A computed fold for a 476-nucleotide part of an RNA from Candidatus Oxydemutatoraceae bacterium WSBS_2016_MAG_OTU14, annotated as small-subunit ribosomal RNA, 3' major domain. RNAcentral holds the full RNA, with entries from ENA. The prediction has a mean pLDDT of 83.
Context: one part of a larger RNA
RNA sequence: UGACGGGGGCCCGCACAAGCGGUGGAGCAUGUGGUUUAAUUCGAUGCAACGCGAAAAACCUUACCUGCCCUUGACUUCUUCAGAAGAUUGCAGAGAUGCGAUUGUGCCUUCGGGAACUGGAAGACAGGUGCUGCAUGGCUGUCGUCAGCUCGUGUCGUGAGAUGUUGGGUUAAGUCCCGCAACGAGCGCAACCCCUAUCCCUUGUUACCAGCGGUUCGGCCGGGGACUCUAGGGAGACUGCCGGUGAUAAACCGGAGGAAGGAUGGGACGACGUCAAGUCAUCAUGGCCUUUAUGGGCAGGGCUACACACGUGCUACAAUGGAUGGUACAGAAGGUUGCGAACCUGCGAAGGGGAGCUAACCCUCAAAACCAUUCUCAGUCCGGAUUGGAGUCUGCAACUCGACUCCAUGAAGUCGGAAUCGCUAGUAAUCGCGAAUCAGCAAUGUCGCGGUGAAUACGUUCUCGGGCCUUGUACA
Numbered sequence: 001u002g003a004c005g006g007g008g009g010c011c012c013g014c015a016c017a018a019g020c021g022g023u024g025g026a027g028c029a030u031g032u033g034g035u036u037u038a039a040u041u042c043g044a045u046g047c048a049a050c051g052c053g054a055a056a057a058a059c060c061u062u063a064c065c066u067g068c069c070c071u072u073g074a075c076u077u078c079u080u081c082a083g084a085a086g087a088u089u090g091c092a093g094a095g096a097u098g099c100g101a102u103u104g105u106g107c108c109u110u111c112g113g114g115a116a117c118u119g120g121a122a123g124a125c126a127g128g129u130g131c132u133g134c135a136u137g138g139c140u141g142u143c144g145u146c147a148g149c150u151c152g153u154g155u156c157g158u159g160a161g162a163u164g165u166u167g168g169g170u171u172a173a174g175u176c177c178c179g180c181a182a183c184g185a186g187c188g189c190a191a192c193c194c195c196u197a198u199c200c201c202u203u204g205u206u207a208c209c210a211g212c213g214g215u216u217c218g219g220c221c222g223g224g225g226a227c228u229c230u231a232g233g234g235a236g237a238c239u240g241c242c243g244g245u246g247a248u249a250a251a252c253c254g255g256a257g258g259a260a261g262g263a264u265g266g267g268a269c270g271a272c273g274u275c276a277a278g279u280c281a282u283c284a285u286g287g288c289c290u291u292u293a294u295g296g297g298c299a300g301g302g303c304u305a306c307a308c309a310c311g312u313g314c315u316a317c318a319a320u321g322g323a324u325g326g327u328a329c330a331g332a333a334g335g336u337u338g339c340g341a342a343c344c345u346g347c348g349a350a351g352g353g354g355a356g357c358u359a360a361c362c363c364u365c366a367a368a369a370c371c372a373u374u375c376u377c378a379g380u381c382c383g384g385a386u387u388g389g390a391g392u393c394u395g396c397a398a399c400u401c402g403a404c405u406c407c408a409u410g411a412a413g414u415c416g417g418a419a420u421c422g423c424u425a426g427u428a429a430u431c432g433c434g435a436a437u438c439a440g441c442a443a444u445g446u447c448g449c450g451g452u453g454a455a456u457a458c459g460u461u462c463u464c465g466g467g468c469c470u471u472g473u474a475c476a
Base pairs, nucleotide, nucleotide: 001476002475003473004472005471007470008469009468010467011466012465013464015460016459019423020422021421022420023419026315027314028313029312030311031310032309033308034306035305042053043052064301065300066299067298068297069296070295073125077124078123079121080120081119082118083117086103087102088101089100090099091098092097107114108113127290128289130288131287132286136284137283138279139278140277141275143273148187149186150185151184152183153182154163155162156161167178168177169176193267194266195265198235199234200233201232202231204229208224209223212222213221214220238261241255242254243253244252245251317416321375322374323373324372325371326370334363335362338357339356343352344351345350382413387408388407389406390405391404392403393402429452430451431450432449433448434447435446
């Protein structure tokens, strides 16, 4: 100087407390461990691995296994020989591939040949998701959006170092003020950026419709430029104003005005560093290993196994509910190999159909809510697992191993031990909608969007994590 303490002081955080809803019990989905297996490819492992890499494992993907094949190789560059390239097609085979047939003869040319492409030969070499993340770059997680981490000069100390950065206040903040052997500065904080809440100007089509006219009653038409909205620009919030507290400071408390008030709310943004944290399987890369194989091609299988254990979720156990009928209101996204309306068929998944849309135009439509009826506390008109049958769709192909529909079947489950998680406001809870990936789909996942919309916070003694000062230490 640090680190540590079941030392002290001050302070903060859904850290506790106060509340609301869960997990842990059930069934299923998904990931992991374990076991099994020819293979169940590999990685991730306290917080910070476990709906993680994977924003889609039937084939492909695919790295694994079994079998069948290739050896200058699927791919790069060079030498040489031959042939344009390409198209059609037969046989064998699971296919890769092997053996054939037909056709085609193009472009440039100094007529020697050349360019692109294909096949053969030889070797230089290719190749490796093989090893090492403890050789690395890059990227990322974490402490932590915590308020810290440092430097120059000066001063003090023999020195390591100290001071500044400590102290008194204050703040979300090393934020600001005052003081001070310090005076300044840098990386962080904040601000500059984006979205959101109010108003103004501009723009009026595909959006809008107040007033006027028409109307098939649909902003439908004429029309309008007010309103909503669209998307560009601007205004607005700054403790600016008033009162109080304070040290006359910084600031805090209350008030006015205001759409908004003290950081309005949210996002992007992550200091010096820590964990030899993660990744050699995104990529790049040193070294090592491999070279008729640890490389390459193909078919089938596996990654989907199942006594069991754990994590994360979904659906429930019901009446604040289930069922039937009626009726209302979003936002944000996507769409031409696409989204696909009306209408017809089917109980339905869906099929037929093809209008319209390269989109403020068409696809386009929420569900909880509300109204009415029914069920009356039961393993039920709760719950839907499982299984049988019949089908639909995608796709060469749904056996291993897809999703969905209908009929039948109706399991466990009556609110969950010890323990444990999330959340402070348009939040929790609850309700649906969309997108990426994608032929289809394991999505109950992930990332977004809106609808309805709470309770509670006395307080900081205690638990956990963190910041500053101080103290002890046989630790570095």